[in-house]
RNA sequence: AGAGUUUGAUCCUGGCUCAGAUUGAACGCUGGCGGCAUGCCUUACACAUGCAAGUCGAACGGUAACAGGGAGCUUGCUCCGCUGACGAGUGGCGAACGGGUGAGUAAUAUAUCGGAACAUAUCCGGAAGUGGGGGAUAACGUAGCGAAAGUUACGCUAAUACCGCAUAUGCCCUGAGGGGGAAAGGGGGGGAUCGCAAGACCUCUCGCUUUCGGAGUGGCCGAUACCGGAUUAGCUUGUUGGUGAGGUAAAGGCUCACCAAGGCGACGAUCCGUAGCUGGUCUGAGAGGACGACCAGCCACACUGGAACUGAGACACGGUCCAGACUCCUACGGGAGGCAGCAGUGGGGAAUUUUGGACAAUGGGCGAAAGCCUGAUCCAGCCAUACCGCGUGAGUGAAGAAGGCCUUCGGGUUGUAAAGCUCUUUCAGCCGGAAAGAAAUUGCACUUCUUAAUACGAAGUGUAGAUGACGGUACCGGAAGAAGAAGCACCGGCUAACUACGUGCCAGCAGCCGCGGUAAUACGUAGGGUGCGAGCGUUAAUCGGAAUUACUGGGCGUAAAGCGUGCGCAGGCGGUUUUUUAAGUCAGAUGUGAAAUCCCCGGGCUCAACCUGGGAACUGCAUUUGAAACUGGAAGACUAGAGUAUAGCAGAGGGAGGUAGAAUUCCACGUGUAGCAGUGAAAUGCGUAGAUAUGUGGAGGAAUACCAAUGGCGAAGGCAGCCUCCUGGGUUAAUACUGACGCUCAUGCACGAAAGCGUGGGGAGCAAACAGGAUUAGAUACCCUGGUAGUCCACGCCCUAAACGAUGUCAACUAGUUGUUGGGGAAGGAGACUUUCUUAGUAACGUAGCUAACGCGUGAAGUUGACCGCCUGGGGAGUACGGUCGCAAGAUUAAAACUCAAAGGAAUUGACGGGGACCCGCACAAGCGGUGGAUUAUGUGGAUUAAUUCGAUGCAACGCGAAAAACCUUACCUACCCUUGACAUGUCAGAAAGAUUGCAAAAAUGUGAUUGUGCCCGAAAGGAAUCUGAACACAGGUGCUGCAUGGCUGUCGUCAGCUCGUGUCUGGAGAUGUUGGGUUAGUCCCGAACGAGCGCACCCUUGGCAUAAUUGCCUCAUUCAGUUGGGACUUUAAUGGAACUGCCGGGAUAAACCGGAGUAAGGUGGGGAUCCGUAAAGUCCUCAUGGCCCUUAUGGUUAGGGUUUCACACGUAAUACAAUUCCGCGUACAGAGGGUUGCCAUCCCGCGAGGGGGAGCUAAUCUCAGAGAGCGAGUCUUAGUCCGGAUUGGAGUCUGAAACUGGAUUCCAUGAUGUCGGAAUCGCUAGUAAUCGCGGAUCAGCAUGUCGCGGUGAAUACGUUCCCGGGUCUUGUACACUCCGCCCGUCUCACCAUGGGAGUGGAAUCUGCCAGAAGUAGGUAGCCUAACCGUAAGGAGGGCGCUUACCACGGUGGGUUUCAUGACUGGGGUGAAGUCGUAACAAGGUAACC
Repeated sequence: AGAGUUUGAUCCUGGCUCAGAUUGAACGCUGGCGGCAUGCCUUACACAUGCAAGUCGAACGGUAACAGGGAGCUUGCUCCGCUGACGAGUGGCGAACGGGUGAGUAAUAUAUCGGAACAUAUCCGGAAGUGGGGGAUAACGUAGCGAAAGUUACGCUAAUACCGCAUAUGCCCUGAGGGGGAAAGGGGGGGAUCGCAAGACCUCUCGCUUUCGGAGUGGCCGAUACCGGAUUAGCUUGUUGGUGAGGUAAAGGCUCACCAAGGCGACGAUCCGUAGCUGGUCUGAGAGGACGACCAGCCACACUGGAACUGAGACACGGUCCAGACUCCUACGGGAGGCAGCAGUGGGGAAUUUUGGACAAUGGGCGAAAGCCUGAUCCAGCCAUACCGCGUGAGUGAAGAAGGCCUUCGGGUUGUAAAGCUCUUUCAGCCGGAAAGAAAUUGCACUUCUUAAUACGAAGUGUAGAUGACGGUACCGGAAGAAGAAGCACCGGCUAACUACGUGCCAGCAGCCGCGGUAAUACGUAGGGUGCGAGCGUUAAUCGGAAUUACUGGGCGUAAAGCGUGCGCAGGCGGUUUUUUAAGUCAGAUGUGAAAUCCCCGGGCUCAACCUGGGAACUGCAUUUGAAACUGGAAGACUAGAGUAUAGCAGAGGGAGGUAGAAUUCCACGUGUAGCAGUGAAAUGCGUAGAUAUGUGGAGGAAUACCAAUGGCGAAGGCAGCCUCCUGGGUUAAUACUGACGCUCAUGCACGAAAGCGUGGGGAGCAAACAGGAUUAGAUACCCUGGUAGUCCACGCCCUAAACGAUGUCAACUAGUUGUUGGGGAAGGAGACUUUCUUAGUAACGUAGCUAACGCGUGAAGUUGACCGCCUGGGGAGUACGGUCGCAAGAUUAAAACUCAAAGGAAUUGACGGGGACCCGCACAAGCGGUGGAUUAUGUGGAUUAAUUCGAUGCAACGCGAAAAACCUUACCUACCCUUGACAUGUCAGAAAGAUUGCAAAAAUGUGAUUGUGCCCGAAAGGAAUCUGAACACAGGUGCUGCAUGGCUGUCGUCAGCUCGUGUCUGGAGAUGUUGGGUUAGUCCCGAACGAGCGCACCCUUGGCAUAAUUGCCUCAUUCAGUUGGGACUUUAAUGGAACUGCCGGGAUAAACCGGAGUAAGGUGGGGAUCCGUAAAGUCCUCAUGGCCCUUAUGGUUAGGGUUUCACACGUAAUACAAUUCCGCGUACAGAGGGUUGCCAUCCCGCGAGGGGGAGCUAAUCUCAGAGAGCGAGUCUUAGUCCGGAUUGGAGUCUGAAACUGGAUUCCAUGAUGUCGGAAUCGCUAGUAAUCGCGGAUCAGCAUGUCGCGGUGAAUACGUUCCCGGGUCUUGUACACUCCGCCCGUCUCACCAUGGGAGUGGAAUCUGCCAGAAGUAGGUAGCCUAACCGUAAGGAGGGCGCUUACCACGGUGGGUUUCAUGACUGGGGUGAAGUCGUAACAAGGUAACC
């Protein structure tokens, strides 16, 4: 630091996902040790049990228990508080700390910085005092009540408990005279004096009282900061302020009375939701974002709610009272309780520890102290929960062992890995040693202080002794022995790491893209590898990447995004200049910013984590001093912004009124007659009751042709005949004036097309709805005929548009060119006018620059500034709910659940279009002949069958594979058989091989007989070939997969295309070249890349010529004879030549084209072969081949059958339907081929097929072999015929083991359909179509098929509008599996979330009323009452009770908000291959869209 994913590819936008770090985590698999830290995030749910706050006898009366001592005597008992001590009690201090939790709380909180009107036990310092009295009470005793908790009565007693009196330096009040107010004692020691003693007295110490001050702590107030929601916009009556009073420690509406009517709020009040806050933690480069476990500070809470008491401090976690819920005890009358202390239990949950040890240390409470208490704390235990460290061995070791896995079978890999050999011993285990944490307190001695004092006490020095939970722990030493110690995830890309097998869209995987349908590096397993390692993965969560909320640091023409437009308050921003101020700003200083954390430098644990010392930092806030440039404030000045006045100018700017002509329609009348209208074509409609047409006159409404424009005006919407009135704005020129008056604008206000709504008019034309006619499969549409709202006017609403330049307003700056509208200046010209400059608009290009590209470009989308609005993936959805507005329609504001991995922009290459342009082709047209109808042949489908083997299926399957199915072929069926096999190689044993023949059987086969010994090498054994037998490797398969393949083939298409190198252009896919102008085959030329390759052409053949001459040929000579000579012709076959747009003319050059000459042939002369690719085209049954499958069978042999079936359908052919014909007779002329298992002449026989017999020929020699149509002269005369020949009967021939299923053919007889073929459709452009025959391959036999050959021999082509196919350019595209594409909506089914809904249930909150526990305050008729006063009566004071006010729980009515649920219902999303249509994308077939 980035990466994957939208596309055929590209760039961009944009979301989703990943790699990193982290955690109080959990889960899965695994697990050796230690250090250090953490450990109920969920139910502030309920809690059994134990412990967590006591202490002081030096405050007190005392003595329940223990120990000691003493006394008495009855010698085992009693007594004595005498001592150590001490239960319970009085009293003091503490219990308000420490510990827990985060429910509540959005501010009585917290953080930071300030402030004034306060309190403060203990502690420190200063000052003063501590005198003298009194009355009670618990404990205890006695007697009761009660189950218990507890409690009552009477009696005794003490104090540092309680209460007066005295005194009053400070203190408090005050009317300034005065008035008020305190205390407590305890302990240690003791020389003199006094006293019987206790003691007085002295002294020390601890206390006590008053007061001043301090420290620390706490209470209160202010400023700033502090989550989300406006679908919460208004809130508030003690509310805001004042006066007075009360209250408090203290200011204050804190409370009350009265007065005033304020206070808060868009800088977000109120309300709702959520939440303890901070130091900090995690992440991040930072700015930020998220969080607030542990540690530290603050706050709040203690079963829920309320309340006060005590006290220095509480409205009190382990206190009290009341109410409520719950739990427990009960003798049913009553009582008890509060783990959010430490452990622990249940429950909840994915999930979180021991009912441990010790006060040794640190700290706290009490105490004079010893000490006691302390679940604070220190330790230990559990858990891989996190972080850190260590180990599981090291060296050597190739026969590269065995085994595993893979394999191309050679090997590779696991792998120096193991084994083996040589070492080491951390850690664990065993044995032994052994710390630091502990020094105070205390004892003794000494010094100093205090003192009368060598007592006591305090401080210090020295010395002695005691104290360790952890723990015999850390650490150290020793012995033994590699010994006890490795897993987890991943291996398609991102992302490091690949193979085999299994599975077969199944099972499964998956973070995203996506894998799996028989060869899965993606599933499962194995081998191997990669990563991390006592852990590894997964899940959850946060930040990052994400510049994907953009302050740093984004955008808004087309991707999401500029409000429809203007005016304008608040707000934001603001021209030049002077002075001043100091709010912002900048600088210095001071205070603060707790500690811990982070960072830096050190130190301590062997290192590290961890701990620790110092520093820096804490980016902040406050105070203060200064500066004065800039911003702000104040005062003054200026004119460049803005505005006003004067003079012009242009204009469909707006409003009102009037008026004009053309046209449509209607009405009246006239002329006139049969149609008019309408369409693709029609029909509905109008018309003989007189239309349309035409003439005249009239009515009425709406809109204003030409001018007219890329024109003008307006803020936008929008505005158009002409005239008048009223009125807004703009602009130009020059001068004068005002003096920043400006720009932008949330909320607000105004305007705002069309449609629509309300009321009242109006209504010619047009025209939703509607009706009819057409079209159509349907046609609720497009087309036609009608036609109502509406369109028009007035007034009032609505407030939306693709309201668009898809571009907010304002200002400044930054090349030009051209046009046009309005104004002004200058020059020229007699003028018309021309040229030029300037200003305000409006258009077309274009530089720099910008942009993803397209494009924009002084009218910016360039460079900047000011302000406003808006955006943050697609869908759900501009929808629901709520609010506001509206008469309604609806508008505006505006979500979520759920769902997808895309949706999108621009451009590129293709493909496609019922887009365009150009061009070609038997493509159409023009012609000729066919097919489709008949019969037959043949192939296919279908049906049938034991089998009817298999393949080929639009063109490009169907007389195709098959250039020959009776057996064979043959792959199919039935049946009998074989199992190393019919065929190949290898091993062993034997035998030559072979030939002839009998029996059984359908044959294969089985079983016998006879005959036979070869060839080569070698001395022999043996070897080669062949056969038989045996066992095993293996053979074999026309079995599957042509969607695993090679090869081959057809097709587009002989169409003219397909590409490359270098260069150039673009950010890129790509483009250029190859486009363009011509011409055409991308052939060639020109031109604004240069070259090149594969195709085209070049090649072969045919046609004319030259040369040559065999077996061919023959004008000539010659001969019995093409016998010989000769080589002019024909022919043959080898080479050469010929045709190349070469020549002439036309056209501006070139290429080409047109015409002409010449030529056997003339414009690629005719024919053949022939690119890159395309469609998963065809073929595993030609062959080859991967994988899979069968192996006494899916292999092999044999016989028979089948492939030849037959209601039917289709393709391709043959023959016909006849007279250009048929038939018979006569007669003529080819080419190209074949032939020895062959072709077969002459001759004989047969009506014939053929038979007999036999010459020639291995072929320019012989033969098949008679060509036929044709020609000549006849016959027939339009009929199912003298046409046609199917079918059938009979008799034969040939081939062949064999002709029934199922061959060809001959003769005689028979004589079917058929009289030229519907829709539709095929071939052909010249030696072609048509027609006629001949030959070959296959083959024993079988040809209407196929491949060739020649004979006769036409018609037509105007032309490219249309059909089909193709090519080039261009255009549109939402297609790229490429139109057989894509894709929309309803309906049906399933599932999901959600809205409405009669309602129902809960929660929260507001409000009216009722009620009123405990408590406090006030009042007080009742009752009670020690201290003080009073001789007393009594009083003061106090208590109980009652009552008033406040108030918790509770009850009841109404409102608001929210959650859950609800018959039924609305739309939405997703899902399989459903149904109906075809709306959109191409002109998408009616352009689309709002």
Molecule: small-subunit ribosomal RNA
Organism: uncultured bacterium